[in-house]
RNA sequence: GCCGGAAUGGCGGAAUUGGUAGACGCACGAGACUCAAAAUCUCGCGAGCUUCACAGCUUGUAAGGGUUCAAAUCCCUUUUCCGGCA
Numbered sequence: 001g002c003c004g005g006a007a008u009g010g011c012g013g014a015a016u017u018g019g020u021a022g023a024c025g026c027a028c029g030a031g032a033c034u035c036a037a038a039a040u041c042u043c044g045c046g047a048g049c050u051u052c053a054c055a056g057c058u059u060g061u062a063a064g065g066g067u068u069c070a071a072a073u074c075c076c077u078u079u080u081c082c083g084g085c086a
Base pairs, nucleotide, nucleotide: 001085002084003083004082005081006080007079010026011025012024019069028044029043030042031041032040046059047058048057049056050055062078063077064076065075066074
């Protein structure tokens, strides 16, 4: 230099003929249980904004752009990592 693959909440990891993004697990927070804790069970858990609260809105799949009613998914460029060829 050329070819192929990968990048998704704090972590692992799903979602592929384009159609609700974050399933599930771990970690974390709150509650139940306990004398107390562990274990177990229940609920919550990306970010920002608004709200007394319930809740609502916007944004978010490595980065930027494009196609589309609709993009993690398709196209282009770039970054990082892995493998192969030379």